[in-house]
RNA sequence: UUGUAGCUCAGUCGGUAGAGCAGCUGGCUCUUAACCAGACGGUCGAAGGUUCGAGUCCUUCCA
Numbered sequence: 001u002u003g004u005a006g007c008u009c010a011g012u013c014g015g016u017a018g019a020g021c022a023g024c025u026g027g028c029u030c031u032u033a034a035c036c037a038g039a040c041g042g043u044c045g046a047a048g049g050u051u052c053g054a055g056u057c058c059u060u061c062c063a
Base pairs, nucleotide, nucleotide: 002063003062006021007020008019009018015052024038025037026036027035045061046060047059048058049057
């Protein structure tokens, strides 16, 4: 210094978490692929603290 979805990464001044890819479903197609649409998917490395409220600030630990 880094740790956030299966993977790659965003996340502003602390205001309650997103994108792309993959996978799934549907449409299209003689079929596959491609393309289009939709939904799903997260205890934000672990445990504490501060705060009305923590992915974000503080402490310790782990990798």